[in-house]
The RNA shown here (transfer RNA) has 72 nucleotides and comes from Candidatus Roizmanbacteria bacterium CG_4_10_14_0_2_um_filter_36_35. Rfam family: tRNA. Rfam links the family to the GO term triplet codon-amino acid adaptor activity. Lineage of the source: Bacteria > Bacteria candidate phyla > Candidatus Roizmaniibacteriota. The prediction has a mean pLDDT of 84. It was read from a public genome assembly.

RNA sequence: GCGGUGGUAGUUCAGCGGUAGAAUGCUUCCUUGCCAAGGAAGAGGUCGAGGGUUCGAAUCCCUUCCACCGCU
Numbered sequence: 001g002c003g004g005u006g007g008u009a010g011u012u013c014a015g016c017g018g019u020a021g022a023a024u025g026c027u028u029c030c031u032u033g034c035c036a037a038g039g040a041a042g043a044g045g046u047c048g049a050g051g052g053u054u055c056g057a058a059u060c061c062c063u064u065c066c067a068c069c070g071c072u
C1' cells in the first nucleotide's frame, strides 16, 4: 500500500430501512433477625466521526478514525 472483519448502555453482545433491546453491573423498594439468593421498579445511548440517498438510516452509499486478521 491492497483486501476482509469489527466499533451500539459501565461491561459482553443482539438488532440488517419503520419509536434502540437483552444479559450483567448501578440506584430504590419488597422478602430475611443480618448477609447471600429471589422478586418489582428505575436511571443510564448524538448507534466511532462527517456527508449523501430516502417520507423515514444503527441498517444502504461515499469519505474518514481506531482495533484485529490476511496479502504484498
Base pairs, nucleotide, nucleotide: 001071002070003069004068005067006066007065010024011023012022013021018055026042027041028040029039030038048064049063050062051061052060